FMN riboswitch aptamer (RFN element) from uncultured Odoribacter sp., 116 nucleotides, folded computationally. Of the family's consensus pairs, 100% are formed in the model. The source organism's lineage runs through Bacteria, Pseudomonadati, Bacteroidia, Bacteroidales and Odoribacter.
RNA sequence: UUCUUCAGGGCAGGGUGUGAUUCCCUACCGGCGGUGACAGUCCGCGACUCCCCUUUUCCGGGGACUGAAUCGGUGGAAUUCCGGUACCGACGGUGACAGUCCGGAUGGUAGAAGAA
Numbered sequence: 001u002u003c004u005u006c007a008g009g010g011c012a013g014g015g016u017g018u019g020a021u022u023c024c025c026u027a028c029c030g031g032c033g034g035u036g037a038c039a040g041u042c043c044g045c046g047a048c049u050c051c052c053c054u055u056u057u058c059c060g061g062g063g064a065c066u067g068a069a070u071c072g073g074u075g076g077a078a079u080u081c082c083g084g085u086a087c088c089g090a091c092g093g094u095g096a097c098a099g100u101c102c103g104g105a106u107g108g109u110a111g112a113a114g115a116a
């Protein structure tokens, strides 16, 4: 450098209601790389949307946007472990407001492994 494969989890139970996995109580989930020791909330990246190079599209490149944590303990070292208490989660759809249902998506991708 080229190619191949892989690459996201989660509403159980109850309440109200004509109707809700969308509201309320409670429950459950956590992509990838990095970091003195293991991270949804530290640093960075990816996914959605929009703009530009750009012209009909594709491919490629660049940009905008881009959520959330503290206290105590152990230790040489941890905002990562242990304990406590918090918090966060694109867009479109829906008989009723969605991190968890359906859809774009049999898609894309950070990247991981392997082959030449």
Base pairs, nucleotide, nucleotide: 001116002115003114004113005112006111013025014024015023027100028099029089030088031045032044033043034042040087041086049064050063051062052061053060069085070084071083072082073081091103092102093101